The part of an RNA shown here (small-subunit ribosomal RNA, central domain) has 348 nucleotides and comes from a metagenome. The RNAcentral record of the full RNA draws on SILVA. Its Rfam family is "Bacterial small subunit ribosomal RNA". Gene Ontology terms of the family: structural constituent of ribosome and ribosome. The coordinates come from a structure-prediction model, not an experiment, and the mean pLDDT is 89.
Context: one part of a larger RNA
RNA sequence: CUGGGCGUAAAGGGCGCGUAGGUGGUUUUGUGUGUCGGAUGUGAAAUCCCAUCGCUCAACGAUGGAACUGCAUUCGAAACUGCAAAGCUUGAGUUCAGGAGAGGAGAGCGGAAUUCUUGGUGUAGCGGUGAAAUGCGCUGAUAUCAAGAAGAACACCGGUGGCGAAGGCGGCUCUCUGGAAUGAUACUGACACUGAGGCGCGAAAGUUGGGGGAGCAAACAGGUUUAGAUACCCUGGUAGUCCCAACUGUAAACGGUGUGCAUUUGGUGUAGGGGUGUUGACCCCCCUGUGCCGGAGCGAACGCGUUAAAUGCACCGCCUGGGGAGUACGGUCGCAAGACUAAAACUC
Numbered sequence: 001c002u003g004g005g006c007g008u009a010a011a012g013g014g015c016g017c018g019u020a021g022g023u024g025g026u027u028u029u030g031u032g033u034g035u036c037g038g039a040u041g042u043g044a045a046a047u048c049c050c051a052u053c054g055c056u057c058a059a060c061g062a063u064g065g066a067a068c069u070g071c072a073u074u075c076g077a078a079a080c081u082g083c084a085a086a087g088c089u090u091g092a093g094u095u096c097a098g099g100a101g102a103g104g105a106g107a108g109c110g111g112a113a114u115u116c117u118u119g120g121u122g123u124a125g126c127g128g129u130g131a132a133a134u135g136c137g138c139u140g141a142u143a144u145c146a147a148g149a150a151g152a153a154c155a156c157c158g159g160u161g162g163c164g165a166a167g168g169c170g171g172c173u174c175u176c177u178g179g180a181a182u183g184a185u186a187c188u189g190a191c192a193c194u195g196a197g198g199c200g201c202g203a204a205a206g207u208u209g210g211g212g213g214a215g216c217a218a219a220c221a222g223g224u225u226u227a228g229a230u231a232c233c234c235u236g237g238u239a240g241u242c243c244c245a246a247c248u249g250u251a252a253a254c255g256g257u258g259u260g261c262a263u264u265u266g267g268u269g270u271a272g273g274g275g276u277g278u279u280g281a282c283c284c285c286c287c288u289g290u291g292c293c294g295g296a297g298c299g300a301a302c303g304c305g306u307u308a309a310a311u312g313c314a315c316c317g318c319c320u321g322g323g324g325a326g327u328a329c330g331g332u333c334g335c336a337a338g339a340c341u342a343a344a345a346c347u348c
Base pairs, nucleotide, nucleotide: 003320004319005318006317007302008301012316014201015200016199017198021194022193023192025088026087027086028085029084030083031082034080035077036076037075038074039073040072041071042070049065050064051063052062053061054060091191092188093187094186095184096183097182103177104176105175106174107173108172109171110154114150115149116148117147118146119145120144121143125136126135162169163168206247207246208245209244210243211242215241216240220236221235222234223233258315259314260313261312262311263310266293267292268291269290270289271288272287273286274285275284297304298303321348322347323346330341331340332339333338
């Protein structure tokens, strides 16, 4: 070392692309790397094991055998594995067709609402709460009508509906652009899967510079409440929230479930495409996605159950009692905040 695990007990990397590596469909031929068999040599002695013997026995010792699971050389085997060569089409990819979609980026446009400004009408309250008060209002508020300005978000449709690798994406139009599904034939001919490092993407908050700022609103101020009230409630209100450029790199980044492939009873919704068909919707069937319920099986139970947590294979990540601690130290990254990597003493 040969172990057991990772939905909820400790444990799936936030997500992808991909290097090395690991693993790899099918047929034939060759080779003989691994693999298997034989022979020869070697594997010191002692030890271990077996048999017999010697000390009165035993420990101990002696003799013989076996063993030393190994290595080298050589002769063979050729199913599997590797390698080499030549093929194949089912894996994978390319092409074509008509559809679906809040997938991404940029530009333009629209209406409702809110706030503000100006003007008209109009008069004493408005606002707010459990009740109040702070606040606003006779320099005319609230209400109402008209005009204008600004910024942000897009009601209904809207749906355990759709799209995206994840984060995420929702008014309308245009331009550019990625992916998936379905159907079809043709083409390439294993080109595949996974992926340590690496690279990229990555909500919100936060940071830097420049804009913008309607509403909301950490901090802050005031008013209530209360024994107190550094809160909950109310009136205000600055960063921020928005845009551009750059950084940060974390989340209950969750399906708390890594990715890919294969196999294994069913029922019922829904989204997209197709087939049969009346050639109109319906019904039935196929593929892909997304839900619910459940069988075998699995599971400590809860539950999962063809979208597996079933049964297998390949590869990666991670766990190994609680606290100390995701901390200290060191290192790398960052403007900073901090992030990543990551202990020990001690203690139960």